[in-house]
RNA sequence: CGUACGAAACGGCAAAGCUAUUGAAAAAUGGUGACGCAAAACUAUAGGGGCUAAUGUUUAAAAACGAUGCCAGCCAGUUACCGAA
Numbered sequence: 001c002g003u004a005c006g007a008a009a010c011g012g013c014a015a016a017g018c019u020a021u022u023g024a025a026a027a028a029u030g031g032u033g034a035c036g037c038a039a040a041a042c043u044a045u046a047g048g049g050g051c052u053a054a055u056g057u058u059u060a061a062a063a064a065c066g067a068u069g070c071c072a073g074c075c076a077g078u079u080a081c082c083g084a085a
Stems, first nucleotide, its partner, number of pairs: 005083002012037002017032006035073001041078003047075002049071003056065003
């Protein structure tokens, strides 16, 4: 110095709920709030998986199909602070 690993330290992020806005919805953004996280940083056409189902298609109807929408705090890819064993 690098890889693996995760004691300590400096710090960081922010679940659910409540609330306002946007949206058909999933969900996102802001405020509040902390369940937790060593990648809870970035990436949605690198890949898998999941959610919603508007325009639309099928149907007598109920419903079903269906992303171009969304989720990375689901797996994952990429990058990264510190440095004990």
c-di-GMP-I riboswitch aptamer from Neobacillus niacini, 85 nucleotides, folded computationally. The organism belongs to Neobacillus, within Bacteria. Its Rfam family is "c-di-GMP-I riboswitch aptamer". From the family's description: GEMM was predicted in a large-scale screen for bacterial structured RNA regulatory elements.